[in-house]
RNA sequence: GCCCUCUUAGCUCAGUUGGUAGAGCGUUUGUUUCGUAAUCAGAAGGUCGCCAGUUCGAUCCUGGCAGAGGGCU
Numbered sequence: 001g002c003c004c005u006c007u008u009a010g011c012u013c014a015g016u017u018g019g020u021a022g023a024g025c026g027u028u029u030g031u032u033u034c035g036u037a038a039u040c041a042g043a044a045g046g047u048c049g050c051c052a053g054u055u056c057g058a059u060c061c062u063g064g065c066a067g068a069g070g071g072c073u
Base pairs, nucleotide, nucleotide: 001072002071003070004069005068006067007066010025011024012023013022019056027043028042029041030040049065050064051063052062053061
């Protein structure tokens, strides 16, 4: 220098022929207990890496940039 993959909640990861996003763990409130943990019920938490384009509509499609990993020379 060229090519490929990935970037989604605090962490690990789903998701979708384009129609306003979920799980587990964690946090937190309640329940329960003599008390703690566990159980059970609920809640909060995301401009889906950034910028642009296409579209009535983009987490999803296209281009660029950034970061992480891998391959070739």
Molecule: transfer RNA
Organism: Pseudarthrobacter sp. BIM B-2242